[in-house]
Context: one part of a larger RNA
RNA sequence: UGACGGGGACCCGCACAAGCGGUGGAGCAUGUGGUUUAAUUCGAAGCAACGCGAAGAACCUUACCCGGUCUUGAGAUCCUCCUGACAGAGGGGUAAUGCCCUCCUCCCUUCGGGGCAGGAGAGACAGGUGGUGCAUGGUUGUCGUCAGCUCGUGUCGUGAGAUGUUGGGUUGAGUCCCGCAACGAGCGCAACCCCUGUCCUCAGUAGCCAGCAUGUAAAGAUGGGCACUCUGGGGAGACUGCCGGGGAUAACCCGGAGGAAGGCGGGGAUGACGUCAAAUCAUCAUGCCCCUUAUGACCGGGGCUACACACGUGCUACAAUGGUGGUGACAAAGGGAAGCAAGAGAGCGAUCUUAAGCAAAUCCCAUAAAAGCCAUCUCAGUUCGGAUUGCAGGCUGCAACUCGCCUGCAUGAAGCUGGAAUCGCUAGUAAUCGCGAAUCAGAAUGUCGCGGUGAAUACGUUCCCGGGUCUUGUACA
Numbered sequence: 001u002g003a004c005g006g007g008g009a010c011c012c013g014c015a016c017a018a019g020c021g022g023u024g025g026a027g028c029a030u031g032u033g034g035u036u037u038a039a040u041u042c043g044a045a046g047c048a049a050c051g052c053g054a055a056g057a058a059c060c061u062u063a064c065c066c067g068g069u070c071u072u073g074a075g076a077u078c079c080u081c082c083u084g085a086c087a088g089a090g091g092g093g094u095a096a097u098g099c100c101c102u103c104c105u106c107c108c109u110u111c112g113g114g115g116c117a118g119g120a121g122a123g124a125c126a127g128g129u130g131g132u133g134c135a136u137g138g139u140u141g142u143c144g145u146c147a148g149c150u151c152g153u154g155u156c157g158u159g160a161g162a163u164g165u166u167g168g169g170u171u172g173a174g175u176c177c178c179g180c181a182a183c184g185a186g187c188g189c190a191a192c193c194c195c196u197g198u199c200c201u202c203a204g205u206a207g208c209c210a211g212c213a214u215g216u217a218a219a220g221a222u223g224g225g226c227a228c229u230c231u232g233g234g235g236a237g238a239c240u241g242c243c244g245g246g247g248a249u250a251a252c253c254c255g256g257a258g259g260a261a262g263g264c265g266g267g268g269a270u271g272a273c274g275u276c277a278a279a280u281c282a283u284c285a286u287g288c289c290c291c292u293u294a295u296g297a298c299c300g301g302g303g304c305u306a307c308a309c310a311c312g313u314g315c316u317a318c319a320a321u322g323g324u325g326g327u328g329a330c331a332a333a334g335g336g337a338a339g340c341a342a343g344a345g346a347g348c349g350a351u352c353u354u355a356a357g358c359a360a361a362u363c364c365c366a367u368a369a370a371a372g373c374c375a376u377c378u379c380a381g382u383u384c385g386g387a388u389u390g391c392a393g394g395c396u397g398c399a400a401c402u403c404g405c406c407u408g409c410a411u412g413a414a415g416c417u418g419g420a421a422u423c424g425c426u427a428g429u430a431a432u433c434g435c436g437a438a439u440c441a442g443a444a445u446g447u448c449g450c451g452g453u454g455a456a457u458a459c460g461u462u463c464c465c466g467g468g469u470c471u472u473g474u475a476c477a
Base pairs, nucleotide, nucleotide: 001477002476003474004473005472007471008470009469010468011467012466013465015461016460019425020424021423022422023421026316027315028314029313030312031311032310033309034307035306042053043052064302065301066300067299068298069297070296073125077124078123079121080120081119082118083117084116088103089102090101091100092099106115107114108113127291128290130289131288132287136285137284138280139279140278141276143274148187149186150185151184152183153182154163155162156161167178168177169176193268194267195266196265198236199235200234201233202232203231204230207226208225209224212223213222214221239262242256243255244254245253246252318418322377323376324375325374326373327372334365335364336363339358340357343354344353345352346351384415389410390409391408392407393406394405395404431453432452433451434450435449436448437447
């Protein structure tokens, strides 16, 4: 100087407390461990691994296993020779391959050759998701969006170092004010950026419809209009600016006015010096080591989907604030051409047939659902719950046996609110309700977004956890 203390002082955070809803019990989904296996590819490991890499394993993917093949190789550069009846297309055989057959028949040229393509050969080499993340780059997590981390000059100290950065206030903040052997500065904080909340202005189609006219069973459907909504350019607006009180006349704090908004308005992006030899050699790049008729390459099948079990994360429930039937209103944000598909017809349905429109503020996906109203059930393992299983179908795809999703009929398991323990959340939040997208042929209860309905509680900082500042002690460096 740090680090640590079941030392002290001060402060903060859904840290506790006050509340609301969960997990832990059940069934299923999914990841992991373990076990099994020919293989169940590999990585991730307290917080910060475990719906994680994977925004999607039937084949492919695929790295694993078994079997069958290739050896200058699947693809790259270079050399020699041959061919141009090459390339390509078609057919046969094969699980796959110039393994076999057929057809057709390159370009430029100074005629030397060159380009291109294929075959054969020789090696230089290729290739490796093989090892090492404790050799590395790059990227990332984490403490933590915590308020810290440093430097120059000066001064003090023999020196390591100190000072500044401490102190009195204040702030979300090393934020600002005052003081001070310090004076300044840098990286962070804040601001500048995006979305959202109010208004003005410009523009008016594919959006809108107040007034006028036409028109309908209904309808911005039509003429017309751009007022309104909206869209998307520009601008205004919030700054403790104003008033009162407190404070040291300061910084600032409390209250008030006006205002759509008030003291960082709400949300996002943004992550200092560093810590964990943290993660990644399997995104990529890369040193060294290793393989080279194989640890490389191709194909078929299997596996990654196994199953006495254990754990994590979720979904669905256990019901009446509910289930079922009928009726029926109101979104936002997205996506669409090898696509979204209206309408019509068929089917109980999944879906099928046909097909208008739309590269989309025009058309489509697309009926939002919970809510509301009416009826029924009457507390039961039930008209709760839907696992499991049987049968019959649909879709995607070369192919759904291993191993997909969906529909109908039948079947109707556990489960009556969950031990110790433990998690999230302070407002348009929690809870709850649907909708969309990426990946994607098909395959979400996951992920990422969108809106609808919409709470309770916070006395307070004694305690638990994490963090910051000052100070004190020293078994530690």
Small-subunit ribosomal RNA, 3' major domain from Catonella sp. canine oral taxon 025, 477 nucleotides, folded computationally. Taxonomically the source falls in Catonella (Bacteria, Bacillati, Clostridia, Lachnospirales). The full RNA is in RNAcentral, with records from ENA, Greengenes and SILVA. The coordinates come from a structure-prediction model, not an experiment, and the mean pLDDT is 82.